Transfer RNA from a bacterium, 72 nucleotides, folded computationally. Rfam family: tRNA. By type it is a transfer RNA. The sequence is in RNAcentral, with records from ENA. The coordinates come from a structure-prediction model, not an experiment, and the mean pLDDT is 84.
RNA sequence: GGCAGUGUAGCUCAGCGGUAGAGCAGCAGACUCAUAAGCUGUUGGUCGCAGGUUCGAAUCCUGCCACUGCCA
Repeated sequence: GGCAGUGUAGCUCAGCGGUAGAGCAGCAGACUCAUAAGCUGUUGGUCGCAGGUUCGAAUCCUGCCACUGCCA
């Protein structure tokens, strides 16, 4: 330098054009003599950045950035 993949909550990931979700973690409640586990509820997101297409974009297209792999 070329090609491909990945980028979404604190962490691990889902979501493939129509209200952004799960598990874990955090917080609260109930339980317990108390703690933990388990149970119930709940907080938390400029969807890497900037444009474009569309009535509507995390999702499609383009450029850029970061990381990973392959080739040279």